[in-house]
RNA sequence: AACAGAGUAAGCUUUUUUGCGUAAAGUGCCGUGGGGACGGGGAGUUGCCCGACGGACGAAGGCUAUGCCGCGGUAAAAAAGCUGCAUCCCGCUGUU
Repeated sequence: AACAGAGUAAGCUUUUUUGCGUAAAGUGCCGUGGGGACGGGGAGUUGCCCGACGGACGAAGGCUAUGCCGCGGUAAAAAAGCUGCAUCCCGCUGUU
């Protein structure tokens, strides 16, 4: 110098546990404005995430009853699996 490769944050799915709601919050959708994160280092999007406000839509309760069985594109945690730096520069590993 050339070629090849590894690794993250995070996201998704399933299972389990503990909650919340079932007197409808939450989830999902749209808009406005704000913040954050993005391989070991630097930069970083029209992509990703979070919470605020506003808007539209909208549900599965039942029973032997103070508990139980369900239901919700429900919340958190754990485990397993899958995906995984937008991109650029440098670095790391291997070969020549």

The RNA shown here (THF (Tetrahydrofolate) riboswitch aptamer) has 96 nucleotides. The sequence was found by an Rfam model in a public genome assembly. Its mean pLDDT, the model's own confidence on a scale to 100, is 81. Rfam family: THF (Tetrahydrofolate) riboswitch aptamer. From the family's description: Tetrahydrofolate (THF) riboswitch was first reported for Ames et al. as an RNA motif in 5' untranslated (5'-UTR)regions of folate transport and biosynthesis genes in Firmicutes genomes.